A computed fold for a 475-nucleotide part of an RNA from Ziziphus jujuba, annotated as small-subunit ribosomal RNA, 3' major domain.
The full RNA is in RNAcentral, with records from SILVA.
Taxonomically the source falls in Ziziphus (Eukaryota, Viridiplantae, rosids, Rhamnaceae).
Its mean pLDDT, the model's own confidence on a scale to 100, is 82.
Rfam family: Bacterial small subunit ribosomal RNA.

Context: one part of a larger RNA
RNA sequence: UGAUGGGGGCCCGCACAAGCGGUGGAGCAUGUGGUUUAAUUUGAUGCAAAGAGAAGAACCUUACUAGGGCUUGACAUGUCGUGAAUCCUCUUGAAAGAGAAGGGUGCCUUUGGGAAUGCAGACACAGGUGGUGCAUGGCUGUUGUCAGCUCGUGCCAUAAGGUGUUGGGUUAAGUCCACAACGAGCAUAACCCUCGUGUUUAGUUGUCACCGUUGAGUUUGGAAUCCUAAGCAGACUGCCGGUGAUAAGCUGGAGGAAGGUGAGGAUGAUGUCAAGUCAUCAUGUCCCUUAGGACCUGGGCAACACACGUGCUACAAUGGCUGGGAAAAAGGGUCGCGAUCCUGCGAGGGUGAGCUAAGUCUAAAAACCCAUCCUCAGUUUGGAUUGUAGGCUGCAACUUGCCUACAUGAAGCUGGAAUCGCUAGUAAUUGCCGGUUAGCCAUACAUUGGUGAAUUUGUUCCCGGGCCUUGAACA
Numbered sequence: 001u002g003a004u005g006g007g008g009g010c011c012c013g014c015a016c017a018a019g020c021g022g023u024g025g026a027g028c029a030u031g032u033g034g035u036u037u038a039a040u041u042u043g044a045u046g047c048a049a050a051g052a053g054a055a056g057a058a059c060c061u062u063a064c065u066a067g068g069g070c071u072u073g074a075c076a077u078g079u080c081g082u083g084a085a086u087c088c089u090c091u092u093g094a095a096a097g098a099g100a101a102g103g104g105u106g107c108c109u110u111u112g113g114g115a116a117u118g119c120a121g122a123c124a125c126a127g128g129u130g131g132u133g134c135a136u137g138g139c140u141g142u143u144g145u146c147a148g149c150u151c152g153u154g155c156c157a158u159a160a161g162g163u164g165u166u167g168g169g170u171u172a173a174g175u176c177c178a179c180a181a182c183g184a185g186c187a188u189a190a191c192c193c194u195c196g197u198g199u200u201u202a203g204u205u206g207u208c209a210c211c212g213u214u215g216a217g218u219u220u221g222g223a224a225u226c227c228u229a230a231g232c233a234g235a236c237u238g239c240c241g242g243u244g245a246u247a248a249g250c251u252g253g254a255g256g257a258a259g260g261u262g263a264g265g266a267u268g269a270u271g272u273c274a275a276g277u278c279a280u281c282a283u284g285u286c287c288c289u290u291a292g293g294a295c296c297u298g299g300g301c302a303a304c305a306c307a308c309g310u311g312c313u314a315c316a317a318u319g320g321c322u323g324g325g326a327a328a329a330a331g332g333g334u335c336g337c338g339a340u341c342c343u344g345c346g347a348g349g350g351u352g353a354g355c356u357a358a359g360u361c362u363a364a365a366a367a368c369c370c371a372u373c374c375u376c377a378g379u380u381u382g383g384a385u386u387g388u389a390g391g392c393u394g395c396a397a398c399u400u401g402c403c404u405a406c407a408u409g410a411a412g413c414u415g416g417a418a419u420c421g422c423u424a425g426u427a428a429u430u431g432c433c434g435g436u437u438a439g440c441c442a443u444a445c446a447u448u449g450g451u452g453a454a455u456u457u458g459u460u461c462c463c464g465g466g467c468c469u470u471g472a473a474c475a
Stems, first nucleotide, its partner, number of pairs: 001475002004471002007469007015459002019422005026313008034304002042053001064299005070293001073125001077124003081119003087102001089100004107114002127288002130286003136282002138277003141273001143271001148186006154163003168177002192265004197233007207222001236259001239253005315415001319374002322371004331362003336355002341350003381412001386407007428451004434445001
């Protein structure tokens, strides 16, 4: 000087407390361990692995496994020989491939040949999702959006080092004031994006106060409103009272759409964990080279005494079934979205208007409101499981897809020890949409709106972190 202490002091954080809702019990979905297996490919393992890589494993993907075939190779460059290439037919085969038969020569040209492409041979080489993340780059997680980490000059010290950066206030902040060190840098803050207010410009595909008009903003007209999207303004402790050291600031108020960082996002210092990744990619080195490379068919990644994580659905009356009624936002669409009409109980099928989209389609929003029935039961709760009959995608749905109808109707009556999230348009609750896809195991992920709480004016304790100080086993 660090690191460390069940040492001390100060401070902060959904850390505790105060509240609300969960997990842990049930069924299912999904990931992991274990076991099994020919194979159940692989990495990730406290927080910081486990609905994570994977924004989607029937084939492909695919890296695993069994079998069948290949060895200059599926892919690249070079050398040499030959045929243009493409095409059509047959045999064999699970396919990959192997074997045969047919027809036929185009383009450029200096007539030598060339381009493009197939086949055969030899060799340089290709190839490797093989090992090492403890050889590495790059990227990422975490501490942590915590407030820290340093430097130049000067001064002090024999030196390691110290000072500045400590102490007094203050802040979300090493933020600012003040201070006998002076300055500076990286972080903080601000600059960026979205939302919240107004104004200017613009008025179609959007809008409708007035004027007529229609079944309907449908059409005429209008540019006020809404909306759209460009610019500008606006918030700075600027103003007032109190407090404070006449400071920084704190507290109350006015005005204001918004008040003290307005809300959210992006943004992540020096370092730590030999953290993660050689399977995104790149790369040293080691290893394989008729195989650890490469092709194909089938299987596997989906197994199942069990254990754990993350979720979904419930256990009901603040509810369930049925009928009627109301109001969103943000997305996506030509390899597409698909209205209308017909048909089917339905999933769906037939037809194919419109839309390259503020125009058309997806599209029905759901919780909610009104009304009927159910009346506390394993029930008109709950929907697992199973049977039958169907539909869709796709060469193909057995292993192993999704959806529909009818029947079946399991556990579950609020969950031990323990444990998680959340401070406001938040929690809780409720639907819609998107990417990935031929289809989909999505209850996931990432958005988006609707309804909309309770509690905390405290820091004794648990956990984590920051600053100062102190002790000594440690470096």